Predicted 3D model of RNase P RNA and transfer RNA as a complex of 456 nucleotides.
């Protein structure tokens, strides 16, 4: 000094002026609804962001029972819960720090494997091997030719070719046999377990695809604060069409369960009217900060201490000054033969992504620059 | 803010997981005195990006980026 894993905090600072939302007090006005004025105190985020999972919370009477659908999918733990975090096992990448995995079942059944290739699932003789046996013919009697026939070792095709290597064997082969590797099964031992570890058997049966269909196991009821509750104002309870073992709650079905309702007609649509206010929900919560114990850890207890945005067309800012750090312009010194490099003052410009909108727990995506630990290499001591 | 849908050639759309293709539009040749129609030929693709799964992805699966549509409340 170079390249590169892991973590962690921050989020320009600090003072003056004007501003803006929110709550509090005090003054003043008032039509008794509030509206100004001063003074205090709060006043975006790690991601507020995507809306991708999960919750709380609200309504739909109750959140019942099937069937369809969807989501997850090694093992144990955390959690309100989760697809998430932790641990652990097994399988890859990577010298290594370290990082990743949709990791349940293909001997429950179906489907597919395009082009090439002889053959793509109980497969194949295309090119090749072999003539021990049988038969036929030639023969220089050494043999050689053809048929019948063996043969999956080689060669080719392919993303995949029915266990791999190396030996024995053998006409030539082939688990035919052998040894070790792989693969299946059984024992026995260690683990809560996923699994590992050891001995024994089998000669190999069982290609790949489930981010195909499916099967198994486990959860799932729908809708989302534009959820819902109340207050005030205002208008035309108005036309058309549909409509009865119906219609709504209900949401793809169906059953149950309540309500309404069958021609004076419930309910659905489509025209048309009226408002475009105001309170609650709404911000004190699975809440933040520290010290102590449990736990490898995710996390969990106890005990002190703090209060930390609630807008509604949407506040959360705008400027001065000083300083920090980026970027651009040119200047002056020093170093180096040189490309360059370092100080040092001047101007200009900027200060990454980005902004709450019921609230949390994730998870993914944008994104400056610091700090800290570790590993790999190279040079030096 | 909540809810759904859709990106494929200049444009409108197709396309069992198997070589990404029609119309229109452009170009060039014929045809015509010349043009437009007609015939013949061609060119043009990061199937929005990005990563997985698979022998193979426009398709299945995350993920991300754009576009589009619904959705107050009274009687």
């Nucleotide at each position: 000094g170079a390249a590169g894993c892991c973590g962690g905090a921050c989020a320009g600072a600090u003072g003056g002026c004007c501003g803006c939302g929110g709550c509090g007090g005090c003054c003043g006005c008032u039509u008794c609804g509030g509206c100004g004025g001063c003074c205090g105190u709060c006043g975006a985020g790690g991601a507020a962001a995507g809306u991708c999972c999960g919750a709380g919370c609200a309504c739909c009477g109750c959140a019942g029972g099937g069937c369809a659908g969807g989501a997850u999918g090694c093992u144990g733990g955390a959690u309100a819960a989760c697809g998430u975090c932790c641990a652990g096992g097994g399988g890859g990448a990577g010298c290594g720090a370290u990082c990743c995995c949709a990791c349940g079942g293909a001997a429950a059944g179906u489907g597919c494997c395009a082009c090439a290739g002889a053959g793509a699932a109980g497969a194949g003789a295309c090119c090749g091997c072999c003539u021990a046996a049988g038969c036929g013919g030639a023969u220089u009697c050494g043999u050689c030719c053809g048929c019948c026939g063996g043969c999956a070792a080689g060669g080719g095709u392919g993303a995949a070719a029915c266990g791999g290597u190396g030996g024995g064997g053998u006409a030539a082969g082939a688990g035919c046999c052998c040894a070790c590797c792989g693969c299946c099964c059984c024992u026995u031992c260690g683990g809560u377990g996923a699994c590992g570890a050891a001995g024994g058997g089998g000669g190999c049966a069982c290609g790949g695809u489930a981010a195909a269909c499916c099967c198994c196991a486990u959860c799932c009821g729908g809708u989302g604060c534009a959820a819902g509750a109340c207050c005030a104002a205002a208008u035309a309870g108005g036309g058309g069409a549909g409509g009865a073992u119906g219609a709504g709650g209900u949401g793809g079905c169906c059953c149950g369960c309540c309500u309404c309702g069958c021609u004076c007609g419930a309910c659905u649509c489509c025209c048309g009217g009226g408002u475009u206010g105001g309170u609650c929900g709404c911000u004190c919560g699975a809440g933040c900060g520290g010290c102590c114990g449990g736990g490898c850890a995710a996390c969990c207890g106890g005990c002190c201490g703090c209060c930390c945005a609630g807008a509604u067309a949407a506040a959360u800012g705008g400027u001065c000054a000083u300083c920090a750090c980026c970027c651009g312009c040119g200047g002056g010194g020093c170093c180096g033969c040189g490309a360059g490099g370092c100080c040092c003052g001047g101007c200009g410009g900027g200060u990454a992504c980005a902004g709450a909108a019921c609230u949390c727990g994730g998870c993914u995506u944008a994104u400056g620059g610091c700090c800290g630990g570790c590993u790999u290499c190279g040079a030096c001591u | 803010g909540c809810u759904g849908g859709c990106g494929u050639a200049g444009c409108u759309c197709a396309a069992c997981g198997g070589u990404a293709g029609a119309g229109c539009a452009c170009c060039u040749c014929a045809u015509u005195u010349g043009u437009a129609a007609u015939g013949a030929g061609g060119c043009g693709g990061u199937u929005g990006g990005g990563g997985g799964u698979u022998c193979a992805a426009g398709u299945c699966c995350c993920u991300u980026c754009g576009c589009c549509a619904g959705c107050u409340c009274c009687a």
Its mean pLDDT, the model's own confidence on a scale to 100, is 81. Rfam match: Bacterial RNase P class A. Rfam classes the family as a ribozyme.